[in-house]
Molecule: Glycine riboswitch aptamer
Organism: Natronohydrobacter sp.
C1' cells in the first nucleotide's frame, strides 16, 4: 500500500402520511398554549414476525428495505433506516 469489519460525529444527502375534528382548561383577546378524547392515514427511530437453509428434527436456530404496526411519527423545526464523509483503534495479505 490494499481489503475487511467495528465504534463515534453539532459533518452532508435523505421518503412517507390529517397545518383534521370535537371538548375542556388557561388567558384582557387572539388565527393563542396545554389536556383529554374521536376516526383517518405513514413506516425509513426502536420493537416484533415468517422463508429457503441448518440441527440434536418433539422442537429449536435463523434475514430484510418483506410483513404487523406495540412504539413512532403526519406544515415547519426536532427525529430519521440507508448512502457519503471524518476520526479511532482492530484483522488479514
Nucleotide at each position: 500500500c490494499a481489503g475487511c469489519a467495528a465504534g463515534a460525529c453539532a459533518c452532508g444527502g435523505g421518503a412517507g402520511a390529517c397545518g383534521c375534528u370535537g371538548a375542556c382548561a388557561c388567558g384582557c383577546g387572539a388565527u393563542g398554549u396545554g389536556u383529554c378524547a374521536g376516526g383517518g392515514c405513514c413506516g425509513a427511530a426502536g420493537g416484533a414476525g415468517c422463508a429457503a437453509c441448518c440441527g440434536c428434527c418433539c422442537c429449536g436456530g435463523u434475514a430484510a428495505a418483506c410483513u404487523c404496526u406495540c412504539a413512532g411519527g403526519c406544515a415547519a423545526a426536532a427525529g430519521g433506516a440507508c448512502c457519503g464523509g471524518u476520526c479511532u483503534g482492530g484483522c488479514u495479505g